[in-house]
RNA sequence: AUAGCAGGUCGGGCAAUCGCACCGCGCGUGAGGAAAGUCCGGGCUUCACAGGGCAGGAUGACUGCUAACGGCAGCCGGCAGAAAUGCCAGGGAAAGUGCCACAGAAAAGAAAACUCCGGGUCGCCGGAAAAGCUGAAACGGCGGUGUAAGAGACCACCGGUUCCGCCGAGAGGCGGAAGCCUGGUAAACCCCAUCCGAAGCAAGGUCAAAUAGGAAAGCUGAUACCGGCUGCCCGCCGGAGCUUUCGGGUAGGACCGCUGGAGGCCGUCAGCAAUGACGGUCCGAGACAGAUGAUUGCCUAUAACAGAACCCGGCUUACAGACCUGCUGUUUGU
RNA sequence: CAGGGUGAGGUGUAACGGGUGCAUGCGGGUCUUGGGAGCCUGUGGCAGUGGGUUCAAUUCCCACCACCCUGACCA
Numbered sequence: 001a002u003a004g005c006a007g008g009u010c011g012g013g014c015a016a017u018c019g020c021a022c023c024g025c026g027c028g029u030g031a032g033g034a035a036a037g038u039c040c041g042g043g044c045u046u047c048a049c050a051g052g053g054c055a056g057g058a059u060g061a062c063u064g065c066u067a068a069c070g071g072c073a074g075c076c077g078g079c080a081g082a083a084a085u086g087c088c089a090g091g092g093a094a095a096g097u098g099c100c101a102c103a104g105a106a107a108a109g110a111a112a113a114c115u116c117c118g119g120g121u122c123g124c125c126g127g128a129a130a131a132g133c134u135g136a137a138a139c140g141g142c143g144g145u146g147u148a149a150g151a152g153a154c155c156a157c158c159g160g161u162u163c164c165g166c167c168g169a170g171a172g173g174c175g176g177a178a179g180c181c182u183g184g185u186a187a188a189c190c191c192c193a194u195c196c197g198a199a200g201c202a203a204g205g206u207c208a209a210a211u212a213g214g215a216a217a218g219c220u221g222a223u224a225c226c227g228g229c230u231g232c233c234c235g236c237c238g239g240a241g242c243u244u245u246c247g248g249g250u251a252g253g254a255c256c257g258c259u260g261g262a263g264g265c266c267g268u269c270a271g272c273a274a275u276g277a278c279g280g281u282c283c284g285a286g287a288c289a290g291a292u293g294a295u296u297g298c299c300u301a302u303a304a305c306a307g308a309a310c311c312c313g314g315c316u317u318a319c320a321g322a323c324c325u326g327c328u329g330u331u332u333g334u
Numbered sequence: 335c336a337g338g339g340u341g342a343g344g345u346g347u348a349a350c351g352g353g354u355g356c357a358u359g360c361g362g363g364u365c366u367u368g369g370g371a372g373c374c375u376g377u378g379g380c381a382g383u384g385g386g387u388u389c390a391a392u393u394c395c396c397a398c399c400a401c402c403c404u405g406a407c408c409a
Base pairs, nucleotide, nucleotide: 001330002329003328004327005326006325007324008323009322010321012299013298014297015296016295017294018293020030021029022028023026032305036316037315039314040313041312042311043310044200045199046198047197051234052233053232054231056196057195058194059193060192062074063073064072065071076090077088078087079086080085091191092190096189097188098185099184100183109139115128116127117126118125119124140158141157143155144154145153159181160180161178162177163176164175165174166173167172204256205255206254207253214246215245216244217243218242219241225239226238227237228236248408249407250406263282264281265280266279267278268277269276270275335405336404337403338402339401340400341399344358345357346356347355352389359377360376361375362374363373364372382398383397384396385395386394
């Protein structure tokens, strides 16, 4: 210099004028890295402080981090790449069941159409592979010995499986032995292990106001009905009525929940890292028709995706442009 | 804001993981004096988009996109 890989930061700035929301009324503060999708996890709130069984859902190598996770970090294995590096729902197919279209002799338990060999009383009997053909996939692979023809029947090498030894915290790795050689599919049912109570701020609490405190249908008469912890059963608790529909009312009301928090920034220490501990410092939106905008001037340009609604940690998706760091390969020069 | 559902010809919709069907519409032909109905024939789908699992995906899984439905309180 060029090709590539990985990661990070910012994502308009300044000034003037006008305007909006909130409060502590001051020349105070006022959207994001994704505020988004609502896909996971947690806080918070109510239900009976949440019992048992079945069903259901989620996850899936190992170790750690965390409030928790399906997230993150490290590590193992496999695949791709020349490398940096990237991707993987990555347990079990020897518990059982199902499926494997077409083609093919045969698709999972064995069998033998073409074929090879031996015999023969010649419309047959016995032995035999998996080369060829077909297919996504063909019963370990290439070669040799052997034989009538053949075959892990036997042998060397390679692959797998099981056992043993050593190393490692573990997944696993290395070495040795044994012919032990068994199809694929579980993002098919299923099995194993672990986890999950349900609903959600329209949760929930306080206050106020109003009515025709109405009608119809259904269930029940107190262990039998109804409601509540979700689907079913049992158990438990509460009630004297309950549910649904129609009709009616509330100015579709006010306040709390509501934002100071697993918070941000800086430093030190522990750790490979995720992360944690300690110290210092800062306060940075809180609406309920819903605020954060407009104009002008300058810069370097008509900035991209887009805008809070109970709050956090992740994931995923969208994103013009500017800048920075580390690593790999090739070429050239010194 | 929260909860749930659906995407296949122009329209409405069936279908065990193995050939994408049906009705209607549209075009042509036949019948008729002409039109409609009827009959014959043709056209039109790469299954909302993109990935993954599988030999094989409309179907199973994931992400995104579009559309639709439901939800105040009192009594």